c-di-GMP-I riboswitch aptamer from an uncultured Actinomycetes bacterium, 82 nucleotides, folded computationally. Its mean pLDDT, the model's own confidence on a scale to 100, is 83. It was read from a public genome assembly, where an Rfam model found it.
[in-house]
RNA sequence: CACCGAUAAUGGCAAAUCCGCCGCGAGGCGGAGACGCAAAGCCACGGGCCUCUGAUGAUCUGGAGGCGGCCGGGCUGCCGAA
Numbered sequence: 001c002a003c004c005g006a007u008a009a010u011g012g013c014a015a016a017u018c019c020g021c022c023g024c025g026a027g028g029c030g031g032a033g034a035c036g037c038a039a040a041g042c043c044a045c046g047g048g049c050c051u052c053u054g055a056u057g058a059u060c061u062g063g064a065g066g067c068g069g070c071c072g073g074g075c076u077g078c079c080g081a082a
Stems, first nucleotide, its partner, number of pairs: 004080002012037002017032006035069001041075003045072003048067007
């Protein structure tokens, strides 16, 4: 340094739920709160799921958005046992 992730250490983040605000909605922001997380830090590139909308008798399908704590991928980072 790389791989790796411990009954180590310093810490960090924050699910569900509640309150307030924004949004047609998925959902987002702030506060409280901790289910959990070795990247639960950043990035919508691929898949997937969700919302709105168009077309259509229906299906196929087009457009616009959301989810990074669904999976994969890229970049960066703390510590140092086996």